[in-house]
Model confidence (mean pLDDT): 83 of 100. Predicted 3D model of a 72-nucleotide RNA (transfer RNA) from a Polyangia bacterium. NCBI's taxonomy places the organism under Bacteria, Pseudomonadati, Myxococcota, Polyangia.
Parts: sequence; structure tokens; C1' cells
RNA sequence: GGCCCCGUCGUCUAGCGGAGAGGACACCCGGCUACGAACCGGGAGGUGGAGGUUCGAGUCCUCCCGGGGCCA
Repeated sequence: GGCCCCGUCGUCUAGCGGAGAGGACACCCGGCUACGAACCGGGAGGUGGAGGUUCGAGUCCUCCCGGGGCCA
């Protein structure tokens, strides 16, 4: 340098172009307990960035950024 893949809560991970963006762990509050753990109830928290297509984009297209792989 060329090609391919990936990027969603703190972490891991779902999401036929129309769901309220969901789950697990962690975190916070409450319950339970003599106190904790476990368990139960509740809560906060996310689509890498910028454009484009579309009535509608996490999803499709382009560029950029970051990570990985193959080739040179």
C1' cells in the first nucleotide's frame, strides 16, 4: 500500500428498514438477615464520527477514526 471482517450501556452480547434499542454480569437504592453473601423488587446507563438514501436507519451507501486478519 491492496483486500476482508469488526465497532451497540463499565464489560460481554441480541436486534427481517417500522419493538419503548433487549439480555447477562457489574454498579446504585430498597427488601430479606444479627451483619454480610445468596435471593427478591426497583433504578441509572449504549448504537465510534460526519454526510447520504428513505416517509422511517443500530440495520443500506460513502468517507473518516479505532481494532483484528490475509497478501505485498